[in-house]
Predicted 3D model of a 72-nucleotide RNA (transfer RNA) from a Rickettsiales bacterium.
The coordinates come from a structure-prediction model, not an experiment, and the mean pLDDT is 82.
The organism belongs to Rickettsiales, within Bacteria.
RNA sequence: GGGAAAUUAGCUCAGCGGUAGAGCGGUCACUUUACACGUGAAUGGUCAUAGGUCCGAUCCCUAUAUUUCCCA
Repeated sequence: GGGAAAUUAGCUCAGCGGUAGAGCGGUCACUUUACACGUGAAUGGUCAUAGGUCCGAUCCCUAUAUUUCCCA
């Protein structure tokens, strides 16, 4: 220099056009003499950033940023 992939909750990941979810974690309550386990409830998101298309964008298009891989 050329090419490809990824970016979503604190972490690991789903979600492929119609109001964003799971597991783990953390919080509170019950249980226990206490802790752990268990049960219940609630919690947590600018979907990397900025534009565009569309009635409507996490999703499609463009640019930028970061990370990873391949070729030279």